Predicted 3D model of a 101-nucleotide RNA (SAM riboswitch aptamer (S box leader)) from Butyricicoccus porcorum. The sequence is in RNAcentral, with records from Rfam.
[in-house]
RNA sequence: UCCUUAUCAAGAGAGGUGGAGGGAUCGGCCCUAUGAAGCCCGGCAACCUGCGUCCGUGCAAGGUGCCAAAUCCGACGGCGUAUCAGAUCGAGAGAUGAGGU
Numbered sequence: 001u002c003c004u005u006a007u008c009a010a011g012a013g014a015g016g017u018g019g020a021g022g023g024a025u026c027g028g029c030c031c032u033a034u035g036a037a038g039c040c041c042g043g044c045a046a047c048c049u050g051c052g053u054c055c056g057u058g059c060a061a062g063g064u065g066c067c068a069a070a071u072c073c074g075a076c077g078g079c080g081u082a083u084c085a086g087a088u089c090g091a092g093a094g095a096u097g098a099g100g101u
Base pairs, nucleotide, nucleotide: 002100003099004098005097006096007095008094013041015040016039017038021031022030023029025075026074027073028072042067043066044065047063048062049060050059051058052057071093076090077089078088
């Protein structure tokens, strides 16, 4: 890099540093000097892991991950509508874990 598979409506700081950006892509719509990203600390969760188990699951938190908005919404198709809309269904795309290559 690619393949398989599971999950994606919950949860997470009035901290330090830093200084203008950020929310994958495109279109929207948002967040941001009442300080963005990044880094540090802090926190959440529990996929892998460890321990226990009355085999249902429980506890811990070592490896990842995550900490605005449903994966922020849409992006292709179905349903539906006069047209539009739609937190309607599915696909695609994406993210993360665990295997494989």

The prediction has a mean pLDDT of 85.